c-di-GMP-I riboswitch aptamer from a marine sediment metagenome, 87 nucleotides, folded computationally.
RNA sequence: GAUAAAGCCAAGCCAGUCAGUAAGACAGGGGCGGAAAGCCACGGGUCUUCUCUUCAGACACCUAAUAAAGAUAGCCGAGCUACCGAA
Numbered sequence: 001g002a003u004a005a006a007g008c009c010a011a012g013c014c015a016g017u018c019a020g021u022a023a024g025a026c027a028g029g030g031g032c033g034g035a036a037a038g039c040c041a042c043g044g045g046u047c048u049u050c051u052c053u054u055c056a057g058a059c060a061c062c063u064a065a066u067a068a069a070g071a072u073a074g075c076c077g078a079g080c081u082a083c084c085g086a087a
Stems, first nucleotide, its partner, number of pairs: 008034002013029002016026003032074001038080002042077003045072005051067001053065002
């Protein structure tokens, strides 16, 4: 792949949990959507800051940048795997 059938996942939101600082994650309700919304942080993007460095500052707070460590696979690409199925 068909306005078929069977099955699947589950955004915002609600109310919880985290020996998460945060981004966020997990489980319940729910359903905006999804044909890989299954897996994977390899490349790019975006986001975060317990911590380091720099700038600024009397100090603190705040702001910005770098590093580092993370998050996101429902942002995109690469890679791996897979259900149903007519003409």
Its mean pLDDT, the model's own confidence on a scale to 100, is 78.